[in-house]
The part of an RNA shown here (small-subunit ribosomal RNA, 3' major domain) has 477 nucleotides and comes from an uncultured bacterium. The prediction has a mean pLDDT of 81.
Context: one part of a larger RNA
């Protein structure tokens, strides 16, 4: 100088408290450990691994196992020699396929030297998801969006270092003010960026419809309009600017005014110096080491989906603020051509057969909770839906291992969950559905977004956890 303290002081954070809803008990989904296995490929392991890499494991993927093949090799470059236009390689045979055989059809340009292309042989490179993240780059998590981390010159100290950065206030903030042997500066903070909330200007189709006219069973449906909504570009607007009080100032307080919005308006992007030899050689790149008729590569099948058990994350419930049946409204953000599919017909249904529109503000995918009516009357039930049997639909070469969905039947556990533990301070929690990526299909209850309706509580900082500043002790540095 730091680090640490079951030392002290000050301060902050859903840290506690005050509340609301969960987890821990049940069934199932998913990840992990363990066990098993021919293989159950592999990485990630307190916080910071465990619905994580994986934003799609039936084949493929795939890295694992078994078996069958290849060795210039599945792909690519150079050289040499040879062959053949290139090329398409149909068909048939053997085979699990890879592959082997058969080879129909085909016959490049040329200055005749050759050139281009392909195949075969040889060779130099190949290839490796093999090892090392403790050799690395790049990227990422975390402390933490915490307010810190430093430098130049000067000054002080023999020196390590100190000062500045401490102090008094203030702030979300090393934010600003005052003071001061310091004076300045940099990286961070904030602002500049995107989005949302108000208004204006410009523009008016595919969006809109107040006025006028036409028209319909109804309908911006048509002429038309440029008002409104909206769309999307440019502006305005918020700055403690004004008022009152407190304060030297910075700033604070107010059920103040005005305003759509008030004191950082809400949200996002944005992560300083560094810490954890943190994570990743399996995204990629790369040093070193290792394999080279195999640790490379192709194919068929299996496995990654096993199951006494243990843990994490979730979904559905245990019901009446509910279940069931019928009627009836209202979104936003997105997607769509091997696609979205209106509408009609068939089917109880998944869906099928027809069939218009739309590369889309035009067509299409589309709400649920809510509301109204009826019923159930506290029961393992008209709760709950696991499991199982049967019959089907659909994607796809192919659903046995191992897809999803539909219908009928079946109808398990579960009556609110021990110790303990998690999230959340407002359009938030809880609740309701919708969309997208990946994707033939889908094990999505996951992830990322979107809107609908919409709470309670915060006295306070004693305590638990984490952090910041000052100070003190120390046998650690």
């Nucleotide at each position: 100088u730091g680090a640490c303290g079951g030392g002290g002081g000050c301060c902050c954070g859903c840290a506690c408290a005050a509340g609301c809803g969960g987890a821990g008990g049940a069934a199932c989904a998913u990840g992990u450990g363990g066990u098993u296995u021919a293989a159950u490929u592999u990485g990630a392991u307190g916080a910071u691994a465990c619905g994580c890499g994986a934003g799609g494991a039936a084949c493929c993927u795939u890295a694992c196992c078994c078996g069958g093949g290849c060795u210039c090799g599945a792909a690519c470059g150079g050289c040499a020699a040879g062959u053949g236009a290139a090329g398409a390689g149909a068909u048939c045979c053997a085979g699990a396929g890879a592959u082997g055989g058969u080879g129909a059809c085909g016959c490049c340009c040329u200055u005749c030297g050759g050139g281009g292309c392909a195949c075969u042989u040889g060779u130099c490179g190949a290839g490796g998801u093999g090892c090392u993240g403790c050799a690395u780059g790049g990227u990422u998590g975390u402390c933490g969006u915490c307010a810190g981390c430093u430098c130049g010159u000067g000054u002080c100290g023999u020196g390590a270092g100190a000062u500045g950065u401490u102090g008094g206030g203030u702030u979300a903030a090393g934010u600003c003010c005052c003071g001061c042997a310091a004076c300045g500066a940099g990286c961070g903070c904030a602002a500049c960026c995107c989005u949302u909330g108000u208004c204006g200007u410009u523009a008016g189709u595919u969006a809109c419809c107040a006025u006028c006219a036409g028209g319909u069973a109804a309908a911006g449906c048509u002429g038309g309009g440029g008002a409104c909504u909206c769309u999307a570009a440019c502006g305005a607007g918020a700055c403690u600017g004004c008022c009152a009080c407190c304060g030297c100032a910075a700033g604070g307080u107010g059920u103040g005014a005005g305003g759509a919005a008030g004191g950082c308006g809400g949200g996002g992007a944005g992560g300083a110096c560094g810490u954890c030899a943190a994570a990743u050689c399996a995204g990629c790149a790369c040093g070193g080491c290792c394999c080279u008729u195999a640790c490379g590569u192709c194919c068929g099948g299996g496995g990654c989906g096993a199951c006494a058990c243990a843990c994490g994350u979730g979904u559905u419930a245990c019901a009446a603020u509910g279940g069931u049946a019928g009627c009836u409204a209202c979104a936003g953000a997105g997607g769509g051509a091997a696609g979205c599919c209106a509408c009609c017909u068939g089917g109880u249904g998944a869906c099928a057969g027809g069939g218009a529109g739309c590369a889309g503000a035009u067509c299409u995918c589309g709400a649920a909770a809510a509301g109204c009516u009826a019923u159930c009357u506290c029961a393992g039930u008209u709760c709950g839906g696991a499991u199982u049997g049967g019959a089907g639909u659909u994607u796809g070469c192919a659903a046995c291992u191992c897809g999803a969905c539909u219908c009928c039947a079946u109808g398990a556990a579960g009556c609110u969950g021990g110790a303990u533990u998690c999230g959340c301070u407002a359009g938030u929690a809880a609740u309701c559905g919708c969309g997208c990526a990946u994707c033939a299909g889908c094990c999505a209850u996951g992830g990322c977004g979107c809107g609908g309706g919409g709470a309670a509580u915060a006295c306070g900082u004693u305590c638990c956890c984490g952090g910041g500043c000052c100070u003190u002790g120390u046998a650690c540095u």